[in-house]
RNA sequence: CCUUAGAGUUUGAUGCCUGGCUCAGAACGAACGCUGGCGGCAUGCCUAACACAUGCAAGUCGAACGAGAAGCUUCUUCGGAAGUGGAGAGUGGCGCACGGGUGAGUAACGCGUGGAUAACGUGCCUUUCGGCGGGGGAUAACACUGGGAAACCGGUGCUAAUACCGCGUACGUUUGCGAGGCCUUCGGGUCAUGUAAAGAAAGCAGGGCAACUUGCACCGAUCGGUCCGCGUUCCAUCAGCUAGUUGGUGAGGUAAUGGCUCACCAAGGCAUCGACGGAUAGCUGGUCUGAGAGGAUGAUCAGCCACACUGGAACUGAGACACGGUCCAGACUCCUACGGGAGGCAGCAGUGGGGAAUAUUGGACAAUGGGCGCAAGCCUGAUCCAGCAAUGUCGUGUGUGUGAUGAAGGCCCUUGGGUUGUAAAGCACUGUUAAGAUAGAAAGAACAAUAUCCAUAGUCCCGACGGUACCUCUUGAGGAAGCACCGGCUAACUCCGUGCCAGCAGCCGCGGUAAUACGGGGGGUGCAAGCGUUGUUCGGAAUUAUUGGGCGUAAAGCGCGCGUAGGCGGGUCGCAAAGUCCGGUGUGAAAUCCCUCGGCUUAACCGAGGAACUGCAUUGGAUACUGGCGACCUUGAAUCCUGGAGAGGGUGGCGGAAUUCCCAGUGUAGAGGUGAAAUUCGUAGAUAUUGGGAGGAACACCAGCGGCGAAGGCGGCCACCUGGACAGUGAUUGACGCUGAGGUGCGAAAGCAUGGGUAGCAAACAGGAUUAGAUACCCUGGUAGUCCAUGCCGUAAACGAUGGGUACUAGUUGGUGCGGGUAUUGACCCCUGCGCUGACGAAGCUAACGCAUUAAGUACCCCGCCUGGGGAGUACGGCCGCAAGGCUAAAACUCAAAGGAAUUGACGGGGGCCCGCACAAGCGGUGGAGCAUGUGGAUUAAUUCGAAGCAACGCGCAGAACCUUACCCGGCCUUGACAUCCGUAGCGAACUUUCCAGAGAUGGAUUGGUGCCUUCGGGAACGCUAACACAGGUGCUGUAUGGCUGUCGUCAGCUCGUGUCGUGAGAUGUUGGGUUAAGUCCCGUAACGAGCGCAACCCUUAUCCUUAGUUACCAGCACGUAAUGGUGGGGACUAGGGAGACAGCCGGUGAUAAACCGGAGGAAGGUGGGGACGACGACAAGUCAUCAUGGCCCUUAUGGGCAGGGCUACGCACGUUCUACAAUGGCCGGUACAGAGGGUUGCCAACCCGCGAGGGGGAGCUAAUCCCAGAAAACCGGUCGUAGUCCGGAUUGGAGUCUGCAACUCGACUCCAUGAAGUCGGAAUCGCUAGUAAUCGCGGAUCAGCAUGCCGCGGUGAAUACGUUCCCGGGCCUUGUACACACCGCCCGUCACG
Repeated sequence: CCUUAGAGUUUGAUGCCUGGCUCAGAACGAACGCUGGCGGCAUGCCUAACACAUGCAAGUCGAACGAGAAGCUUCUUCGGAAGUGGAGAGUGGCGCACGGGUGAGUAACGCGUGGAUAACGUGCCUUUCGGCGGGGGAUAACACUGGGAAACCGGUGCUAAUACCGCGUACGUUUGCGAGGCCUUCGGGUCAUGUAAAGAAAGCAGGGCAACUUGCACCGAUCGGUCCGCGUUCCAUCAGCUAGUUGGUGAGGUAAUGGCUCACCAAGGCAUCGACGGAUAGCUGGUCUGAGAGGAUGAUCAGCCACACUGGAACUGAGACACGGUCCAGACUCCUACGGGAGGCAGCAGUGGGGAAUAUUGGACAAUGGGCGCAAGCCUGAUCCAGCAAUGUCGUGUGUGUGAUGAAGGCCCUUGGGUUGUAAAGCACUGUUAAGAUAGAAAGAACAAUAUCCAUAGUCCCGACGGUACCUCUUGAGGAAGCACCGGCUAACUCCGUGCCAGCAGCCGCGGUAAUACGGGGGGUGCAAGCGUUGUUCGGAAUUAUUGGGCGUAAAGCGCGCGUAGGCGGGUCGCAAAGUCCGGUGUGAAAUCCCUCGGCUUAACCGAGGAACUGCAUUGGAUACUGGCGACCUUGAAUCCUGGAGAGGGUGGCGGAAUUCCCAGUGUAGAGGUGAAAUUCGUAGAUAUUGGGAGGAACACCAGCGGCGAAGGCGGCCACCUGGACAGUGAUUGACGCUGAGGUGCGAAAGCAUGGGUAGCAAACAGGAUUAGAUACCCUGGUAGUCCAUGCCGUAAACGAUGGGUACUAGUUGGUGCGGGUAUUGACCCCUGCGCUGACGAAGCUAACGCAUUAAGUACCCCGCCUGGGGAGUACGGCCGCAAGGCUAAAACUCAAAGGAAUUGACGGGGGCCCGCACAAGCGGUGGAGCAUGUGGAUUAAUUCGAAGCAACGCGCAGAACCUUACCCGGCCUUGACAUCCGUAGCGAACUUUCCAGAGAUGGAUUGGUGCCUUCGGGAACGCUAACACAGGUGCUGUAUGGCUGUCGUCAGCUCGUGUCGUGAGAUGUUGGGUUAAGUCCCGUAACGAGCGCAACCCUUAUCCUUAGUUACCAGCACGUAAUGGUGGGGACUAGGGAGACAGCCGGUGAUAAACCGGAGGAAGGUGGGGACGACGACAAGUCAUCAUGGCCCUUAUGGGCAGGGCUACGCACGUUCUACAAUGGCCGGUACAGAGGGUUGCCAACCCGCGAGGGGGAGCUAAUCCCAGAAAACCGGUCGUAGUCCGGAUUGGAGUCUGCAACUCGACUCCAUGAAGUCGGAAUCGCUAGUAAUCGCGGAUCAGCAUGCCGCGGUGAAUACGUUCCCGGGCCUUGUACACACCGCCCGUCACG
């Protein structure tokens, strides 16, 4: 100085865990889509190291050489000659090995880093030294000529040199030999020195007498060659590799070491610290990311390497095995006269091709740099510039101020308004940029020249970019904003369209008629000349964990031992200094990153300085710790002695019980087996029973969370052989220890091989049952096998789902083996030590469950294993096996989860407790018949619609002939049958009578009537007409809703506050012991309280008292009447108020409680009977057709009026009733006794008529007064006599009555006649526990009329309940769960189709 962020997604829920997937960040040589003002600086074939047209990219030197064109000059006999000149070509020199490109190859001393070279080279440059004497022979060019299409090749002849070759000389140098000094890694190096040999172009230009160039050498510098340590990807499903291989001797070769090469000799060398093989890859400085450690990467710039069409080879040279050189081979392309030739863009441009994709066949050598040259200069696609591309990055602009009538338009709207929005317009300004123009105008220049060099002064020339940057002026808001997103993550919301369609989507997921998630509009959010998408990398991911994870149940401890390598290791002293720590030195290229300063107007960019480069090497020091070496110690470990325990292992022998079989006896018809049976055995004698025998296997009781063993495992008794552990006591060794990759051994059951054995049991198999089937469960048989010996196999839920070792960390209580102490002998008790083995539990740990001195606690050491689910412990390969198979062990593809623990529910052919007409016990029904009624179905022009298991079906409908009515057909109306408002315009009071046409709606005509207020203009109400807003809809959606209702269920439950517990969902309370009809109450209790439910309060009924009373009554007492409650009175009744019942009293039981049982009293006794009253919720239960209502739809019709029809139809099926089938009855006659209701558009008396329905009549009653109104069953008497009847009444014919505008479709009732089915109902099923069931009648609502339905009323009036096993439903507790749409759940396999 810098510095660590999370979120979504598994569930009904878990702010529990594990674990994957996904997102937000940064980056890019990018690409694609939409869009696009300018400038600066960068960058630009990542793919085909694919093929290349064309041009250019390496030449230069006349101061090395010969010859010498054009031009010019001079001379000329005009043929030409000489001089000058220097193009092009040649000889020669230097360069071409640099610069530029690419990354194919390469896993390597290739690269990086640090060293070595005493094992080497180095042109040009520099320093120093000495030299340049004298000769020779050729050859290109050229001339002549030959061949060839060409490329090119050949022959003859001439010639020069700084070309080539001898000779002389030799300061250095090299080599051989000799002899010294110093150093040494002992190989040698180095410095003097003696001797011999080798070794040089006497060149050129100019000028004049000094330099240049050059040669033989040397020091240096530079650049290279070679060698070594360390580092450098993945795969072990690559485990063994190697013959020049490893080493030696000698030789060759090289600048130089070396098997580099060769000959001979030896047999080595490498490898689990990964050889060999395979795959991939140029390496680095750096770049991106990251808090860092790391991870990924190796474009541009820089260093190194490798390559140059592919493969191979050398030549030249200082340097190459050579990108624009040579040779050979190959592929490809081109030329050809077919005989032969030519070529190599991975140089710069450019072309084709490939690809998602990457630029101009540009300018200049002005600068920087390079080659040649003395130089001028030439060359330079290196380079500097320009062009193209938003490819990236940095900067800048697209205006600024003011401006509310908050304009218009758009969008939304609760219709009030809101928003776009100071945004626009308008007004006032500015002038970056763009455009234009005038004028000025760069820096980039360093060099060089004056004869050479140095210094100073002056002057001249050279710019591709470029008249560019920059500056000034003018015009003028004028030319300059898009893209993505708006369900959550994630900043940003509404409308319309669509209707699981079209589509979206990074994950979760949206869309099936009200989509903030699709498409469009408006609005908003984010970034901005860009914005999104896609791809890739790092991050988040502690999701490979060194920093920094885990393995009981989530993935994960090898089945268990022994043991090699390796890792780790007790105490004391000393030495040395490998690790370790501190300092110094060298190096760690530059650039980059970081800091500071500076230059472009700023920034990016660039320059300068510093820091840093965490590394390596070397050197000096320190010595605690680790390692090494030496010496010692006893506590770890081991050995010796004594002792007891044990299903430890192996071998041999012995024993009894039982099963089966055989023989014999007794004995007779069954046995066996099952839920029930059958197959089976048995009269040829079974089963049963008695005696004898054979054979195999296993060892009852003891027997015990007892013992032993490493694990697997081990159980009758005896003997022998043998392993381990433990206790006690002393002694000995002296760290000898722990773990353990590979390796090796053991290893249940099943299985395999060979040979035995086989009583029982028993895969396969057979038969019998069960069943829809039953290749199963059950039964009868039965073979391998089970047993023994030998050899394989090598796996198991081989489990404590918990590797081994050591140390430490509260306890309590058992079992087992051994010991000590006290005390006394006991099968004693107490205290205590060691080993093994259980239960509970503290701290701690854990996601929780749980573990807890036998750790899953606290630490250390070593090994094994894990990294989402499926695919898969599978395929391939390898190893093992006789086989079966085992061990090792992937990928493609696919999903967004898979999983652990715990929670709440629901469920269970789980458990416990309890309740209900739930069953049982009873009574009566339904299901069979006829009719009624509702529904389905089918039918129809329509048979309107709804209701659908219980909880639709005598339900909506408390009453469809018209109306109702919603349906159908026909004919009509269009501001409407109905509502509101205002304004407009006109007419008329309103209202009403009559006639005509028509099925009617309706249309036409017609009569009466002129009201109220007034300022006399008119106005108010009402009606009609016209236009405008609107009305109207039983049209759709009950899955958009309100309200109401049904059912679970009158079941006893459902919750809350505070507290406490739990990480959390949640729990506790509400559980437990009792009790109740009840979460009713009591007790206990980390709970204490409370709410909605229960109960009570309300109504009614049963008793009494009191008050009051007429229209009600007359038992008793009186009076009175022809008779009548007529009168006095009375009680009853009625309706107001009260009393009464509370487990209050007694006894018992019970925890002395709550409560229960019994009793008394009482009209009533344990909520007295009945009703109203229905918690939290669930069923997307029902209803848009009661009503209300969002949205959608219709508007001369899906609205409104009218007439007729339909809802009443009918092969059939179902539900609910009624009436019956008869004698407890039918019929006839007679006689009794209710309650509750209704009544003026009404109930209707008496009386008369009619067989009757009813008609006439008219009294009374607005009702305790009158009426409906005779209650019926019952009772008494008679008749019928078991029959399709004197039962039953359907159906049909005839005649009527009543209501009503109207009874045809389609009413009810009456009378006469007719007299169907039906003789008690299959499987199945319903109601009811007392004034109940059953049975009998009465009333009411609806209603003109229509009741077997519904709602009420009273009369008569039973039977049964042992009990809770079972069926159904429900409540509480508990348990399991892979269910949560909750068992009508979830889910596995096969087959079929696609």
Source information
Predicted 3D model of a 1394-nucleotide RNA (small-subunit ribosomal RNA) from an uncultured prokaryote. Its Rfam family is "Bacterial small subunit ribosomal RNA". The sequence is in RNAcentral, with records from ENA.